[in-house]
Context: one part of a larger RNA
Molecule: small-subunit ribosomal RNA, central domain
Organism: soil metagenome
RNA sequence: UUGGGCGUAAAGAGCUCGUAGGCGGCCACUCAAGUCGAACGUGAAAACUCGGGGCUCAACCCCGAGCCCGCGUUCGAUACUGGGCGGCUAGAGUCUGGUAGGGGGAUCUGGAAUUCCUGGUGUAGCGGUGGAAUGCGCAGAUAUCAGGAGGAACACCGGUGGCGAAGGCGGGAUCCUGGGCCAGUACUGACGCUGAGGAGCGAAAGCGUGGGGAGCAAACAGGAUUAGAUACCCUGGUAGUCCACGCCGUAAACGAUGGGCGCUAGGUGUGGGAGGUGUCGACUCCUUCCGUGCCGCAGCUAACGCAUUAAGCGCCCCGCCUGGGGAGUACGGCCGCAAGGCUAAAACUC
Numbered sequence: 001u002u003g004g005g006c007g008u009a010a011a012g013a014g015c016u017c018g019u020a021g022g023c024g025g026c027c028a029c030u031c032a033a034g035u036c037g038a039a040c041g042u043g044a045a046a047a048c049u050c051g052g053g054g055c056u057c058a059a060c061c062c063c064g065a066g067c068c069c070g071c072g073u074u075c076g077a078u079a080c081u082g083g084g085c086g087g088c089u090a091g092a093g094u095c096u097g098g099u100a101g102g103g104g105g106a107u108c109u110g111g112a113a114u115u116c117c118u119g120g121u122g123u124a125g126c127g128g129u130g131g132a133a134u135g136c137g138c139a140g141a142u143a144u145c146a147g148g149a150g151g152a153a154c155a156c157c158g159g160u161g162g163c164g165a166a167g168g169c170g171g172g173a174u175c176c177u178g179g180g181c182c183a184g185u186a187c188u189g190a191c192g193c194u195g196a197g198g199a200g201c202g203a204a205a206g207c208g209u210g211g212g213g214a215g216c217a218a219a220c221a222g223g224a225u226u227a228g229a230u231a232c233c234c235u236g237g238u239a240g241u242c243c244a245c246g247c248c249g250u251a252a253a254c255g256a257u258g259g260g261c262g263c264u265a266g267g268u269g270u271g272g273g274a275g276g277u278g279u280c281g282a283c284u285c286c287u288u289c290c291g292u293g294c295c296g297c298a299g300c301u302a303a304c305g306c307a308u309u310a311a312g313c314g315c316c317c318c319g320c321c322u323g324g325g326g327a328g329u330a331c332g333g334c335c336g337c338a339a340g341g342c343u344a345a346a347a348c349u350c
Stems, first nucleotide, its partner, number of pairs: 004321003007304002012318001014201004021194003025088003029084003033081002035077008048066007091191001092188003095184005103177007110154001115149007125136002162169002206247006215241002220236004258317006266295011299306002323350003332343004
């Protein structure tokens, strides 16, 4: 390479948009490039294979056939693929009417709690632990009441619940804004799917400049524990955590499961809509579409398990894997302020 694979054995890119490319619905006509058939030409000889023959055999040599997998020209076929033209509406999109939502951005705002400050009451302890100590307190702490300051996070509702492509999103109000779902079936008429490169988004930590700093808390200091204790426990505590702008671009970025479409028993919960039955009505019951869970048949799987939200049955496109270590390292290149990221070997060894 062929082949085989990618939930857990090696393997799905963190996610999306999208360029090239690959692939692509139904009907009719047309062309005949792919495709198929025929004829002719060509495909040197030798070699090779088969059959036959000649050297006493063989090697060797000779003859015939095959082979030369192909190419060209001409004529023909038109199911499929493709080109052209026309049409269609089941894919896709638009429109109208509804609808749920922590989807995103900005501004404003609320209460509880912690801490600090001021004042009142009040007195000897408080705090902390397995037990203690460091620490705080007679310069009046802890406790309690009143007032004030400031920062961060939003109890209950809250859910196996909702939204988002992923990361992620939760007090309230206003403004701006993206997407979805349902119903109608008015419009466009294949406008689609995927997506090498590329672009954008991307938790936390970290970096730059400026602000902010209540609580928490790497580093650090002290107290304990211990044989030791550069830890676990305790008292403190700085970066950081927060905001603005700019970087970084990683993760157990996980469903460890790429995207799209179709098909293949059911049962039961739950979120959003529509229709029907029935009712005074909330409700109930039935049908249906979209989402989200659990159980389970066929089937699949090495097993575990998956099972209409597939890991089942198929098609299309992309990414990735190929023994362990060396190593996601070195070198080179690109990116970054740096930290480092992306791409990515070999010797050697088992």